[in-house]
RNA sequence: CGGGGCGUAACUCAGCCCGGUAGAGUGCCAGUUUUGGGAACUGGACGUCGCAUGUUCGAAUCAUGUCGCCCCGA
Numbered sequence: 001c002g003g004g005g006c007g008u009a010a011c012u013c014a015g016c017c018c019g020g021u022a023g024a025g026u027g028c029c030a031g032u033u034u035u036g037g038g039a040a041c042u043g044g045a046c047g048u049c050g051c052a053u054g055u056u057c058g059a060a061u062c063a064u065g066u067c068g069c070c071c072c073g074a
Stems, first nucleotide, its partner, number of pairs: 001073007010026004020057001028044005050066005
């Protein structure tokens, strides 16, 4: 320098191909239960979907650029 993969909740990841209310598990908080703790059950708080711009009625999803990490080639 060129090509490819990944980036979404505190953590691990779905959802992206084929645009239409952002989800699961773990964790955290509260309640029930317990002498207490744990477990179990119920409820709750959590996110500028890496960033910017564009397309569109509407973008996590499409396009362009860019940043970080990893791999391959030179």
Molecule: transfer RNA
Organism: Ignavibacteria bacterium